[in-house]
Context: one part of a larger RNA
RNA sequence: GGAUGAACGCUAGCGGCAGGCUUAACACAUGCAAGUCGAGGGGCAGCGUAGAUUGCUUGCAAUCUGACGGCGACCGGCGAACGGGUGCGUAACGCGUAUAGAAUCUGCCUUGUACAGGAGGAUAGCCUUUAGAAAUGAAGAUUAAUACUCCAUAAUGCUGAGAGAUGGCAUCAUUUUUUAGUUAAAGAUUUAUCGGUACAAGAUGACUAUGCGUCCUAUUAGCUAGAUGGUAAGGUAACGGCUUACCAUGGCAACGAUAGGUAGGGGGUCUGAGAGGAUUAUCCCCCACACUGGUACUGAGACACGGACCAGACUCCUACGGGAGGCAGCAGUGAGGAAUAUUGGUCAAUGGGCGCAAGCCUGAACCAGCCAUGCCGCGUGCAGGAUGACUGCCCUAUGGGUUGUAAACUGCUUUUAUACAGGAAGAAACAGUCCCUCGUGAGGGGCCUUGACGGUACUGUAAGAAUAAGCACCGGCUAACUCCGUGCCAGCAGCCGCGGUAAUACGGAGGGUGCAAGCGUUAUCC
Numbered sequence: 001g002g003a004u005g006a007a008c009g010c011u012a013g014c015g016g017c018a019g020g021c022u023u024a025a026c027a028c029a030u031g032c033a034a035g036u037c038g039a040g041g042g043g044c045a046g047c048g049u050a051g052a053u054u055g056c057u058u059g060c061a062a063u064c065u066g067a068c069g070g071c072g073a074c075c076g077g078c079g080a081a082c083g084g085g086u087g088c089g090u091a092a093c094g095c096g097u098a099u100a101g102a103a104u105c106u107g108c109c110u111u112g113u114a115c116a117g118g119a120g121g122a123u124a125g126c127c128u129u130u131a132g133a134a135a136u137g138a139a140g141a142u143u144a145a146u147a148c149u150c151c152a153u154a155a156u157g158c159u160g161a162g163a164g165a166u167g168g169c170a171u172c173a174u175u176u177u178u179u180a181g182u183u184a185a186a187g188a189u190u191u192a193u194c195g196g197u198a199c200a201a202g203a204u205g206a207c208u209a210u211g212c213g214u215c216c217u218a219u220u221a222g223c224u225a226g227a228u229g230g231u232a233a234g235g236u237a238a239c240g241g242c243u244u245a246c247c248a249u250g251g252c253a254a255c256g257a258u259a260g261g262u263a264g265g266g267g268g269u270c271u272g273a274g275a276g277g278a279u280u281a282u283c284c285c286c287c288a289c290a291c292u293g294g295u296a297c298u299g300a301g302a303c304a305c306g307g308a309c310c311a312g313a314c315u316c317c318u319a320c321g322g323g324a325g326g327c328a329g330c331a332g333u334g335a336g337g338a339a340u341a342u343u344g345g346u347c348a349a350u351g352g353g354c355g356c357a358a359g360c361c362u363g364a365a366c367c368a369g370c371c372a373u374g375c376c377g378c379g380u381g382c383a384g385g386a387u388g389a390c391u392g393c394c395c396u397a398u399g400g401g402u403u404g405u406a407a408a409c410u411g412c413u414u415u416u417a418u419a420c421a422g423g424a425a426g427a428a429a430c431a432g433u434c435c436c437u438c439g440u441g442a443g444g445g446g447c448c449u450u451g452a453c454g455g456u457a458c459u460g461u462a463a464g465a466a467u468a469a470g471c472a473c474c475g476g477c478u479a480a481c482u483c484c485g486u487g488c489c490a491g492c493a494g495c496c497g498c499g500g501u502a503a504u505a506c507g508g509a510g511g512g513u514g515c516a517a518g519c520g521u522u523a524u525c526c
Base pairs, nucleotide, nucleotide: 001526002525003524004523006522007521008520009519010518013378014377015376016375017374018373019371020370021336026334027333028332030331031330032329035078036077037076040075041074043071044070047069048068049067050065051064052063053062054061055060056059085289086288087287094214095213096212097211098210099209100208101207104206105205109202110201111200112199113198114197115196117151118150119149120148127140128139129138130137131136157182158181159180160179161178162177163176164175165174166173167172187194188193215261216260217259222252223251224250227249228248229247230246231245232244233243234242264286265285266284267283268279269278270277271276291312292311293310294309295308314325315324316323317322342368344367345366346365350364351362352361353360354359381412382411383410384409392403394401395400418462419461420460421459422458426453432447433446434445435444436443437442438441470515471514472513473512474511475496476495477494481510482509483508484507485506491498492497
């Protein structure tokens, strides 16, 4: 000098864009953050409509009818493994980079081929009892499905056996063929479609292995029994000591094993001419975690933040028998701290889930609020004006000098602030309707609909200099000097140093210098 997720002191007009618990992965009141589908199903609590009956105040109330719009709870499907948070752990194939998988899986999506025949028994809900303070159950009766089970059909699928061909990288791979065994399906409906099953290919995502790179300490020198390898079996989507039995005795290490400390990694960011050094806030990719530890279930995918079970700590409810909970989601509270924001609005846009769609949900997201935390921009007037006015102050050789064109005064302007008026872009679509094209579900065009922000940005008009400057420094380094006070005192100080009676170094004043809505100080990095 530059930089910062900064803090502190003094000060403060506005806007745009960004950023905002670096500390206690400390504990959390309250609300919201993952639902959706009635075009899968039985049904029908609540709301509305219609009809019927009754009462009557004659247009209201009650009851009944799932009849209709719809729909709480329930069965079922898909989603909940994404999105969002945090950085505890981890020195590791965790990450980065480059390869490999002849050792693998992949829901939804795309393409292609083929198929969807028949039968059955339950169960939730509803109903009737019943236990409990509650959480939550128990028994009986009864019912449906795209829930579940069985049979049929069956290949270029899978498994076993045999034969041939081609290729390679060792196990082998690909392909042709024969044979035996085995495995599927679901309907809805407005009749236009949406779904279902099997196989193959793709895409996407995931998993695994390997080369190289990846902090400090030798005041850590030896470490290791599933340890290293083999055979067999199990397990896995898959290879593998991944696990087990048996056998062998290996394996790693001064090119740093092992141990200890520290730490999420990278793209990037800061600095520097570069090499390098430092760093990992915001944004993006990967990893790990979800009160602490462990376990699996479901599923295409989890060993699952707002799922389950067990143990533990903590908090809460209790009728003492027993139960409930997990903000490192968004707000917010307490605590810690030098220190870090609103218990806001909207799904209008972008994106996600479900749905044929309308649509519903979405603290993702988009916006608004707070904070000079940072960067950038604008303003606090402009021109003229000398009797170089007064004061003050200050200095002084007492003549004057300086503050200083500064002020007064004259003219001009109106950014900004204030008031009033107008007022966006962001909206393209989807759906609906009309038309055209190819053609049988797509493409194009016209019309129509939709804005949280927001009466915001922006524009115009009005009046008026009106609404707006501070902070640090002035001995040298380092731009900027005098007076008074003090008297090695009080004090200053980044270094050198200053102060003991003429202090440009302390305190005040006048003057000056630098930066400016900021200026200084502290901390940290280069």
The part of an RNA shown here (small-subunit ribosomal RNA, 5' domain) has 526 nucleotides and comes from Tenacibaculum sp. KUL152. It matches the Rfam family "Bacterial small subunit ribosomal RNA". Its mean pLDDT, the model's own confidence on a scale to 100, is 83.